A computed fold for a 133-nucleotide RNA from a Bacillota bacterium, annotated as c-di-AMP riboswitch aptamer (ydaO/yuaA leader). Rfam family: c-di-AMP riboswitch aptamer (ydaO/yuaA leader). Its family is annotated with regulation of gene expression and cyclic-di-AMP binding in the Gene Ontology.
[in-house]
């Protein structure tokens, strides 16, 4: 000096998933903020369909191998990255789970969640914030 791994602190990323208060204090309760679901009129729908239908989420769809709704490969709608936007080349993701025959939208109203997992994008242009003088 470089690479890899671990630890600590800080900082930051995906996500709604953060902050505060109290207590019988290692757990529980509450509040705010953020987020999801159900739920009128009007509107939409009105047929058929159990091969059901629906929800959270960016995560949908197509092709190939394969006995296979398995698995793998390729692509793709779509999504992500250090305060913001755009352009541009590159990188990454493109899952998983839930309801249980049932739900269009939806004011009032009702109800639920606030986990988990990670570690370092360059350049250009525009615009913004803070501090100092």
């Nucleotide at each position: 000096u470089u690479a890899u791994a671990g630890u600590a602190c800080a900082c930051g990323c995906u996500c709604a998933a953060u902050u505060c208060c109290g207590a019988u204090u290692c757990u529980c309760g509450g509040a705010a903020g953020c987020g999801g679901g159900g739920g009128a009129a009007c509107c939409a729908a009105g047929c058929a369909a159990u091969u059901g239908g629906g929800g959270u989420g960016a995560a949908u769809u197509c092709g190939g191998u394969g006995a296979a709704c398995a698995a793998c490969c390729g692509a793709u709608a779509g999504g992500g990255g250090a305060a913001c936007u755009c352009u541009c080349a590159a990188c990454c993701c493109g899952a998983a789970c839930c309801c249980g025959u049932c739900a269009g939208c939806u004011a009032a109203c009702c109800u639920c969640g606030u986990c988990a997992g990670c570690g370092g994008a360059a350049a250009g242009a525009g615009g913004g914030g803070u501090g100092a003088a």

The sequence was found by an Rfam model in a public genome assembly. The prediction has a mean pLDDT of 75. The organism belongs to Bacillota, within Bacteria.